[in-house]
RNA sequence: CUUAUCGAGAGUGGCUGAGGGACUGGCCCGUUGAAGCCACGGCAACCGCCUUGAAGUAAUUCAAGGGACCAGGUGCCAAAUCCAGCGCCGUCUUAAAACCUCGGCGAAGAUAAG
Repeated sequence: CUUAUCGAGAGUGGCUGAGGGACUGGCCCGUUGAAGCCACGGCAACCGCCUUGAAGUAAUUCAAGGGACCAGGUGCCAAAUCCAGCGCCGUCUUAAAACCUCGGCGAAGAUAAG
């Protein structure tokens, strides 16, 4: 950079000791123990794995599906990605707009694969 997903799900113990929820604002969590590290556990199903089909001489690629045992690579285990933010469109309002309300899409962020 590209693509996909993001209202579901899943935590205990030890060490330690004041922060954490990306950023800003809000609102929360936290000495009944934050973040971090370690151990063990769990969730999920992106990759891997398995099955079927298609293309191809083949290597391989693509599509659909499966389960979570063995046994793998990541990720995750408060709250919708905690909520909003920035842009556009619609809606509402209005004489017409703007602001406001509500909704959608994008942007931003996170994770995976390339």
The RNA shown here (SAM riboswitch aptamer (S box leader)) has 114 nucleotides and comes from a soil metagenome. The RNAcentral record of the sequence draws on MGnify.